Predicted 3D model of a 72-nucleotide RNA (transfer RNA) from a Minisyncoccota bacterium.

RNA sequence: GCGCGUGUAGUUCAGUGGUAGAACGCUCGACUGAUAAUCGGGAGGUCCAUGGUUCGAUCCCAUGCACGCGCA
Numbered sequence: 001g002c003g004c005g006u007g008u009a010g011u012u013c014a015g016u017g018g019u020a021g022a023a024c025g026c027u028c029g030a031c032u033g034a035u036a037a038u039c040g041g042g043a044g045g046u047c048c049a050u051g052g053u054u055c056g057a058u059c060c061c062a063u064g065c066a067c068g069c070g071c072a
Stems, first nucleotide, its partner, number of pairs: 001071007010024004018055001026042005048064005
């Protein structure tokens, strides 16, 4: 330099056009003499950025950025 893939909660990942979820972590409560485990509640996201398509975009398209893989 060229090609391909990935980018969503603190972390690991789902979701693939119609108001964004799980697990772990965090926090509050129950339980215990106390802790752990277990059980219940809660907070936490302008979905990498900009533009386009659409009545409507995390999702489709273009460009850029970051990371990974391959080729040279």
The same sequence occurs in records of 2 taxa. Model confidence (mean pLDDT): 84 of 100.